[in-house]
RNA sequence: GCGGGCAUAGCUCAGCUGGUAGAGCAUUCGACUGAUACUCGAAAGGUCCUAGGUUCGAUCCCUAGUGCCCGCA
Numbered sequence: 001g002c003g004g005g006c007a008u009a010g011c012u013c014a015g016c017u018g019g020u021a022g023a024g025c026a027u028u029c030g031a032c033u034g035a036u037a038c039u040c041g042a043a044a045g046g047u048c049c050u051a052g053g054u055u056c057g058a059u060c061c062c063u064a065g066u067g068c069c070c071g072c073a
Stems, first nucleotide, its partner, number of pairs: 001072007010025004019056001027043005049065005
């Protein structure tokens, strides 16, 4: 330099082939217990990497950029 992949909750990751974003763990509260743990229930937590574009509507499609990983030279 060229090609490809990834970027979503504090962490690990899903996400229907465009229609108001989810799980597990962690956190907080409650139940249970003499108490703790386990278990069960609930809650909170997101500018979906950034900026444009397409569209009635974008996490999803297109373009550029940024970061990380892999391959080729």
The RNA shown here (transfer RNA) has 73 nucleotides and comes from a Minisyncoccota bacterium. It matches the Rfam family "tRNA". Rfam links the family to the GO term triplet codon-amino acid adaptor activity. The prediction has a mean pLDDT of 82. The organism belongs to Minisyncoccota, within Bacteria.